Model confidence (mean pLDDT): 82 of 100. This is a predicted structure of a 72-nucleotide RNA (transfer RNA) from an Elusimicrobiota bacterium. Rfam family: tRNA. It is annotated as a transfer RNA.

[in-house]
RNA sequence: GCCCGCAUAGCUCAAAGAGUAGAGCAGCUGUUUCGUAAUCAGCAGAACGGGGUGCAAUUCCUCGUGCGGGCU
Numbered sequence: 001g002c003c004c005g006c007a008u009a010g011c012u013c014a015a016a017g018a019g020u021a022g023a024g025c026a027g028c029u030g031u032u033u034c035g036u037a038a039u040c041a042g043c044a045g046a047a048c049g050g051g052g053u054g055c056a057a058u059u060c061c062u063c064g065u066g067c068g069g070g071c072u
Base pairs, nucleotide, nucleotide: 001071002070003069004068005067006066007065010025011024012023013022019055027043028042029041030040048064049063050062051061052060
């Protein structure tokens, strides 16, 4: 330098046929206990950035950034 893949919650990952974005762990509140932990119930929390297409974009296209892999 070229090619490919990935980027979603604090962490690890899903889903997405374009039409309300979920889970586990972690956090908070309650429950329970003599107390702590565990259990159980509930709550909060996220689409890497710019542009395009389209009624509608996290999803499609494009440019950039970051990470990973391959080739030279």